[in-house]
This record gives sequence, structure tokens and C1' cells, in this order.
RNA sequence: GAUAAAGGCAAACCCGGCGAAAACCGGGGACGCAAAGUCAUGGGUCUAACGUCAUGUGAAAUGACUAUGAUCGCCAGGCUGCCGAA
Repeated sequence: GAUAAAGGCAAACCCGGCGAAAACCGGGGACGCAAAGUCAUGGGUCUAACGUCAUGUGAAAUGACUAUGAUCGCCAGGCUGCCGAA
């Protein structure tokens, strides 16, 4: 970062799996992506199992708080990579 070339990835949705959930994995499928490769390092966002608190006759139930869970296709940053016009 181009009306280039060779390629790559794969949103939503559907099917199956897995998980408490968010989500993730596999198959199909393409919304898009010049890093939509990789790393949870700093923010943000999502979930709330465990835990804590409150209400409650209650060991029920409900609510609130909280990552150690998740998200890199939310932003920033680190590392790496194809091509080579202006």
C1' cells in the first nucleotide's frame, strides 16, 4: 500500500461437540481483512462458576460485588511474514 501478481484468513448464519456462562473447537458458508498471522503485556468489553455480602424461617430462592474464565475480527503495544507500482 496499487483497478498488480501469487496466495492466505473467514463475519453472520446452519449442523455437531464442549463449557456454569461468556466463549471456543470441527464441518459448511463468506461479511469483510495488507497482517482478520501470533502473544492476554496495558486499557476496554463480555461472563459470574467458585467466593463474599445482603434479603430471607430456610440448607430454598433472589439480588449485588468479584476473574482465576473469555475477547487479538475492540484499541494500543511486542514478535514475525508475501509482493514491490506510485